This is a predicted complex of two RNAs, RNase P RNA and transfer RNA, with 423 nucleotides together. It holds a member of the Rfam family "Bacterial RNase P class A". Gene Ontology terms of the family: tRNA processing, ribonuclease P activity and dimeric ribonuclease P complex. It is annotated as a ribozyme. The prediction has a mean pLDDT of 76.

RNA sequence: GAAGCUGGCUAGGCAGUCGCUGUAUGGUUUUCCAUGCAGAGGAAAGUCCGGGCUCCACAGAGCAGGAUGCCGGCUAACGGCCGGACGCCGCGAGGCGAUGGAAAGUGGCACAGAAAAUAUACCGCCGAUGGCCCGCAAGGGAUCAGGUAAGGUUGAAAUGGCGAGGUAAGAGCUCACCGCGUUGCUGGUAACAGCAAUGGCAAGUUAAACCCCAUCCGGAGCAAGGCCAAAUAGGGGGGCAUUGGCGCUGCUCGCGUUGCCCCCGGGUAGGCUGCUUGAGCGCUGGAGCAAUUCAGCGCCUAGAGGAAUGACUGUCCACGACAGAACCCGGCUUAUCGGCCAGCUUCACCC
RNA sequence: GCCCAUGUAGCUCAGUGGUAGAGCACUCCCUUGGUAAGGGAGAGGUCGACAGUCCGAUUCUGUCCAUGGGCA
Numbered sequence: 001g002a003a004g005c006u007g008g009c010u011a012g013g014c015a016g017u018c019g020c021u022g023u024a025u026g027g028u029u030u031u032c033c034a035u036g037c038a039g040a041g042g043a044a045a046g047u048c049c050g051g052g053c054u055c056c057a058c059a060g061a062g063c064a065g066g067a068u069g070c071c072g073g074c075u076a077a078c079g080g081c082c083g084g085a086c087g088c089c090g091c092g093a094g095g096c097g098a099u100g101g102a103a104a105g106u107g108g109c110a111c112a113g114a115a116a117a118u119a120u121a122c123c124g125c126c127g128a129u130g131g132c133c134c135g136c137a138a139g140g141g142a143u144c145a146g147g148u149a150a151g152g153u154u155g156a157a158a159u160g161g162c163g164a165g166g167u168a169a170g171a172g173c174u175c176a177c178c179g180c181g182u183u184g185c186u187g188g189u190a191a192c193a194g195c196a197a198u199g200g201c202a203a204g205u206u207a208a209a210c211c212c213c214a215u216c217c218g219g220a221g222c223a224a225g226g227c228c229a230a231a232u233a234g235g236g237g238g239g240c241a242u243u244g245g246c247g248c249u250g251c252u253c254g255c256g257u258u259g260c261c262c263c264c265g266g267g268u269a270g271g272c273u274g275c276u277u278g279a280g281c282g283c284u285g286g287a288g289c290a291a292u293u294c295a296g297c298g299c300c301u302a303g304a305g306g307a308a309u310g311a312c313u314g315u316c317c318a319c320g321a322c323a324g325a326a327c328c329c330g331g332c333u334u335a336u337c338g339g340c341c342a343g344c345u346u347c348a349c350c351c
Numbered sequence: 352g353c354c355c356a357u358g359u360a361g362c363u364c365a366g367u368g369g370u371a372g373a374g375c376a377c378u379c380c381c382u383u384g385g386u387a388a389g390g391g392a393g394a395g396g397u398c399g400a401c402a403g404u405c406c407g408a409u410u411c412u413g414u415c416c417a418u419g420g421g422c423a
Stems, first nucleotide, its partner, number of pairs: 001347010012316007020039008041322001045333002048331005053221004060253004065217005070084005085099001086097004100212002105210002107206003122152002124148003129145002132141003160178002163175003179201001180199008225273004235264006244258005280299008317320001352422007361375004369406001377393005399415005
């Protein structure tokens, strides 16, 4: 210098004018005015997970159902994060991985192929042995019985791989190495790794097929819920009336509540609250590889209810992307013009 | 704001691991003097999109997109 990898920060700046929402003070006063202060995001999005909060019984039992799935840690919790193991990819920095169990059981494996799971025998090879034919005999021939799984063909996948011995031909039949299983030892909290001995190959693949194992999960959601209050009406039909109805969003138990449920027809007006001080943010120090956590100091940072943060002008530059809070928070995912910083890798050149 | 459901031919719908079908509509032919009805033949699909699992995905899983519904 070029090409990359990882992590973090930022998201047009400044000035002026006119507006919008909240709040404090003052004037006035239910509504208004003046001044000061504050006023969207890294995703506010999707609503995919988890938690707080609220009500149902401060939340119960069993079944069903659902989610997660290598190991250890963090956390309020999680399907999140951090560290590690193993596998794959990359020269590398690094990246990716729904990564328990297929010797508990059931099922699937189209087409092709001999055969797709109790393995089998189409081509091929052999035919030692028994039978057959030729021959006096030695021996030879065909391959009927039969042997074989080394070779061929199919497929995504074919019953360990390769070499040597062995054999009629072959075969873990035997041996060495590799793979696999079992046992032991060592290291590690563990996942796992290494070493040694041994088995003699049995147990194809599929669990984002059913399933098994382990762990976790009660339901509903701020239109939850609480307070205040106006108007009105009562009626008709049907059902059940304690073995009942409704609630606990599948079922059973259990609990709570009770003149309840359904249909027809009729009536009405809303206001306040929940609401933002919170698992909060910043700095410093300690523990830890890290996620995270502890201590001290400092800060207050939208809260609407047709729903506010905008418009115009000037100027500068790199000419400005995705996008707008609605109970709150931790994550994940998706969208996004660019800019900046730090650490690291590979290649080239120079000293 | 919160909670659900559905995307397959022009339209309405089946199909739920192994070359995607039905009815109506469309095109051509037959029938008729002609049309309809009827009969025969045919064409028409990125199975909403992108990833993943699998030998193989409309189907299973995840993430997006679009449409529809509910609440008081």